RNAcentral holds the sequence, with entries from ENA, Greengenes and SILVA. The RNA shown here (small-subunit ribosomal RNA) has 1391 nucleotides and comes from an uncultured bacterium.
RNA sequence: GAGUUUGAUCCUGGCUCAGGAUGAACGCUGGCGGCGUGCUUAACACAUGCAAGUCGAACGAAGCACUUUGGACAGAUUCUUCGGAUGAAGUCCUUGGUGACUGAGUGGCGGACGGGUGAGUAACGCGUGGGUAACCUGCCUCAUACAGGGGGAUAACAGUUAGAAAUGGCUGCUAAUACCGCAUAAGCCCACGGGUCGGCAUCGACCAGAGGGAAAAGGAGCAAUCCGCUUUGAGAUGGCCUCGCGUCCGAUUAGCUAGUUGGUGAGGUAACGGCCCACCAAGGCGACGAUCGGUAGCCGGACUGAGAGGUUGAACGGCCACAUUGGGACUGAGACACGGCCCAGACUCCUACGGGAGGCAGCAGUGGGGAAUAUUGCACAAUGGGGGAAACCCUGAUGCAGCGACGCCGCGUGGAGGAAGAAGGUCUUCGGAUUGUAAACUCCUGUUGUUGGGGAAGAUAAUGACGGUACCCAACAAGGAAGUGACGGCUAACUACGUGCCAGCAGCCGCGGUAAAACGUAGGUCACAAGCGUUGUCCGGAAUUACUGGGUGUAAAGGGAGCGUAGACGGAAGAGCAAGUCUGAUGUGAAAGGCUGGAGCUUAACCCCAGGACUGCAUUGGAAACUGUUUUUCUAGAGUGCCGGAGAGGUAAGCGGAAUUCCUAGUGUAGCGGUGAAAUGCGUAGAUAUUAGGAGGAACACCAGUGGCGAAGGCGGCUUACUGGACGGUAACUGACGUUGAGGCUCGAAAGCGUGGGGAGCAAACAGGAUUAGAUACCCUGGUAGUCCACGCCGUAAACGAUGAAUACUAGGUGUCGGGGUGCAAAGCAGUUCGGUGCCGCAGCAAACGCAAUAAGUAUUCCACCUGGGGAGUACGUUCGCAAGAAUGAAACUCAAAGGAAUUGACGGGGACCCGCACAAGCGGUGGAGCAUGUGGUUUAAUUCGAAGCAACGCGAAGAACCUUACCAAGUCUUGACAUCUGCCUGACCGUUCCUUAACCGGAACUUUCCUUCGGGACAGGCAAGACAGGUGGUGCAUGGUUGUCGUCAGCUCGUGUCGUGAGAUGUUGGGUUAAGUCCCGCAACGAGCGCAACCCCUAUCCUUAGUAGCCAGCAGUUCGGCUGGGCACUCUAGGGAGACUGCCGGGGAUAACCCGGAGGAAGGCGGGGACGACGUCAAAUCAUCAUGCCCCUUAUGAUUUGGGCUACACACGUGCUACAAUGGCGUAAACAAAGGGAAGCGAAGCGGUGACGCUUAGCAAAUCUCAAAAAUAACGUCCCAGUUCGGACUGCAGUCUGCAACUCGACUGCACGAAGCUGGAAUCGCUAGUAAUCGCGAAUCAGAAUGUCGCGGUGAAUACGUUCCCGGGUCUUGCACUCACCGCCCGUCA
Repeated sequence: GAGUUUGAUCCUGGCUCAGGAUGAACGCUGGCGGCGUGCUUAACACAUGCAAGUCGAACGAAGCACUUUGGACAGAUUCUUCGGAUGAAGUCCUUGGUGACUGAGUGGCGGACGGGUGAGUAACGCGUGGGUAACCUGCCUCAUACAGGGGGAUAACAGUUAGAAAUGGCUGCUAAUACCGCAUAAGCCCACGGGUCGGCAUCGACCAGAGGGAAAAGGAGCAAUCCGCUUUGAGAUGGCCUCGCGUCCGAUUAGCUAGUUGGUGAGGUAACGGCCCACCAAGGCGACGAUCGGUAGCCGGACUGAGAGGUUGAACGGCCACAUUGGGACUGAGACACGGCCCAGACUCCUACGGGAGGCAGCAGUGGGGAAUAUUGCACAAUGGGGGAAACCCUGAUGCAGCGACGCCGCGUGGAGGAAGAAGGUCUUCGGAUUGUAAACUCCUGUUGUUGGGGAAGAUAAUGACGGUACCCAACAAGGAAGUGACGGCUAACUACGUGCCAGCAGCCGCGGUAAAACGUAGGUCACAAGCGUUGUCCGGAAUUACUGGGUGUAAAGGGAGCGUAGACGGAAGAGCAAGUCUGAUGUGAAAGGCUGGAGCUUAACCCCAGGACUGCAUUGGAAACUGUUUUUCUAGAGUGCCGGAGAGGUAAGCGGAAUUCCUAGUGUAGCGGUGAAAUGCGUAGAUAUUAGGAGGAACACCAGUGGCGAAGGCGGCUUACUGGACGGUAACUGACGUUGAGGCUCGAAAGCGUGGGGAGCAAACAGGAUUAGAUACCCUGGUAGUCCACGCCGUAAACGAUGAAUACUAGGUGUCGGGGUGCAAAGCAGUUCGGUGCCGCAGCAAACGCAAUAAGUAUUCCACCUGGGGAGUACGUUCGCAAGAAUGAAACUCAAAGGAAUUGACGGGGACCCGCACAAGCGGUGGAGCAUGUGGUUUAAUUCGAAGCAACGCGAAGAACCUUACCAAGUCUUGACAUCUGCCUGACCGUUCCUUAACCGGAACUUUCCUUCGGGACAGGCAAGACAGGUGGUGCAUGGUUGUCGUCAGCUCGUGUCGUGAGAUGUUGGGUUAAGUCCCGCAACGAGCGCAACCCCUAUCCUUAGUAGCCAGCAGUUCGGCUGGGCACUCUAGGGAGACUGCCGGGGAUAACCCGGAGGAAGGCGGGGACGACGUCAAAUCAUCAUGCCCCUUAUGAUUUGGGCUACACACGUGCUACAAUGGCGUAAACAAAGGGAAGCGAAGCGGUGACGCUUAGCAAAUCUCAAAAAUAACGUCCCAGUUCGGACUGCAGUCUGCAACUCGACUGCACGAAGCUGGAAUCGCUAGUAAUCGCGAAUCAGAAUGUCGCGGUGAAUACGUUCCCGGGUCUUGCACUCACCGCCCGUCA
């Protein structure tokens, strides 16, 4: 920074993500090199090999080799005088010597370093800085003085002996730089007294004196000399001890401690010290966290972060601790000792069972554990270490190599050209797009690779494990070298198919229920790349523990209140000190690391050099403003004194009246009481009511007031006593005495508890009566604890202003309570000042609401508290309590929210206003009957489908006998009944007749084209194959279009501006008015749009134009019919105009809009009616009007035919018709419409029939002819209140008409039959004027078939006080935990 709470908004707040890091592990993949790095787990157990030796120039002996002396044996060779001489090699013994020799022993030095590990340790262990006048220091350096002369042993060895072994015992011999006396003592040590100087308390240094004590070793060399030894002092190095500061969590660990704390004296140590011991004293530590519990090696550093911080302590470096577990000392300069010793424990091994041996947390390696971590390698060449005079020896330290993508860094997997944009893949609107210059193909190069050749530095003379390594050269051939994750948002990157809340994904939000960019696969794309992703952990983001840098009215959070301890903080002036503070200098802050600048490996990682940094600590010099401290003062803070008034402040005692209840007595009689209505209850044994008297308890009407008092809880009749505090005035006194306040103490409503009283009323529990589906409630009648008093406990409340206390400052206005001044014209008014208590309001603050001198503003001080929701104020522990319970106070687990304020709507059995046949007032109906029609249900082979509250139900259907028809049964067809394309054949198609069939289908016969360039073409039919046709099959929740509804309700919005952080508001609200968001006025709004209205149509009046098929006033004729001439005046027809606009008058209103009344007018305030339906709501209706995506069927879910069904029928509902009669029925004769229709039609007149109708055919494509008769009405007659002369269902018979056909299943006619029904329960519908009601007429559909629908005219009412109520709607407002919006949300129980 982002995502996520909401319809949207702001805030609070948590969760999650993007970054970096890693000793890592896991999944997939894997070309090379360099530099690093690799048991984080079992401080588990370990086979095997190696990791510490060296010195013969300390010593003796032995062996070996060589050599020397002497002796013995022996006698080659040569010479010879042959007598002998010479005397080589060799063997043995002896003496001395030599040795780059060997291994054991004595002795010296080293095995206290180097290497490993992190178990323990919360500690002077570590870090940092000091101290030692309480210390030690081998080897090394410098200085100092020496080393004279003796002695006795002992290993080795030899002999003997025990034992299995390890290991010894005894006897005898021997050496030393092994060991021990003596001498010497410059100096040293011990005790003693004297002196000088110094300091930091104990004390230190030095000088001289006298007494006592302690040394020594030799070796090598011809020698020079060198190496060693002894004493003392100094240095260097290393170490011991000690101190200041720092160093994790827990108080649900608050007290711990007997060598404990101190002293004295001995002991011990290198040295101080209770380190140890004896005695004495009773101390020591702790809220600044002792003790206890848990966890942990510490640091330089590392990771992260802007920093401050947080986390971490692998590798490298410093310190510590440990070495199988525990304990102990020895040796030594140094250890309480990793590869030393002793003891004990566990484990392993050997054993002759008696006894012995061992310690990988050294390097490799093994087993085990584990997600997981390497070779039983090479070399001392380099750098170091030990020993030695040295050569040299030893060195798993170290240098190298091996294994692992474990990490960091570098390189490569080719480069250039190459469009027919190939093939293949994917998608597609079928045109194409994309993969993609990518490939192929052509040319080029050789980092790497392979092979061959050369070949370092590391090494100053020699010596190279690495290593024939790095590096160089040549040849070869693009030849051997790319994956992983992601693609809904965060977050870069999209399509297709499959799947169908399944399989699955997921870091958070979330995706998947048949069109998934979120699952799986594919293509494409994005990111990184020899790696990529996942998981774990840490920091960051997180200002989400806030020092930097947060909060607490309502989001989590102010303790219920006060007093006060420790602590923290603290008024004014002067002076001193210098702890904090500031500043200079010095020391230190190891190296490595980090930063900056250079340098070396081809670069980088890596490595080297230099600089600076290391923000710290210590010492020292200085400053003195501030804090601190000491001191001298002050009075403004605080307190005291004096004067004054206010008050339900507290405690105790006493008194009072009204009322309720009870008791007694009187009067009095039938009810009382109670409720929405009742009942339980009380009452004839006398209630209620009323009068009088009495008893008892509790509470104090009016006054009474956002009035008073108190710290809070709280306090209310009156009087008295005692008593606390605040306030005003005064300025006499003290002189900072103050503020806050962890722990602590005290107070603390109601309820509750204990003991003892009291008990009138009220009243948990309980009982009864009601209400209710139930009613363990609300209502009623009773009623016990309790409420009251005294004493004691409890210690909590929405103990709230949900606001801790204190101080100072910061615009105003207006009330009220208590006090004091001032002015004036004084029962008062005005102004002012302290202290309290309210309201409004500016700045400021605040998420907003709001707060605003009584702050939630600006600052300071102190205390308390918060850190997501739930679990939970729960569990455990502890403390308190008689108990109830209170205080303190978690975790596991679970969710991605929980929450605050405000906004828009919807909603409310909230409010205000208004409207509507909404109610009311009326008229007529429905609901009861019969029938018609639709629906549900049931039935059926099928009773096709849809419509479902209003807004489905005489609806789609303006008309099901067949058809329609979608349904059922049976039969038949398969490129199809219908469309386009291809090939072939025919000349038709149509029509007529016949056969067959239930019918379609099928078969036969007859009849029969056009154009032509003669090739053929057009058209039609048949056959064949496939593309396809076809579907009233599914999805109206994939859609278009159309429609219903709220509703002809008055609303719905926008631009700019303004207000608000914002959602939004304003405008559109308000005052009037209207049918209306209609208009006027006002107004931070000004305008505009869709709606309203008007413009359109019909109708009401008039004028004008026109005058046939209409009309006839006047004229003429007449068959008497506008029939004819004639006319267009009238009616009428249909074109165009006029007219009505609150225009005029009066009144009301705000001088407005508008309203009321009037005049004129055919019509008056929208004249009446129609069409016209805003933004939107209902996933409303329709895939069966039509269109259409996707899915499904394809010899069938398509097509066709016959028959049946949609017309069924215990039943229920809706809509209608006809009635129930006299305002009527019937009969006779008579009058007056409008609007329509008509050619497969309307059909006059005439004739026939009782009639439906039939026969016949004048007229008419219609202001001409026709349907056509209007009916109610009026007149006359009859019926006389009956199931009738009402009513007509049902039924019988006989007919008519339409039609291919009236059985299922048509309408009509005549005669006969004559049902229910006598005005309809609860409930419910329509209508406000030419309306309701009533009367007939017509049309569409249609062969026929209306009581339905749509129209037309005739006759023609009643009522509206009014808006309380029901329903629906509109505006404003209010509440809200709803927003899928009350048919909401949500709680508990059960499954």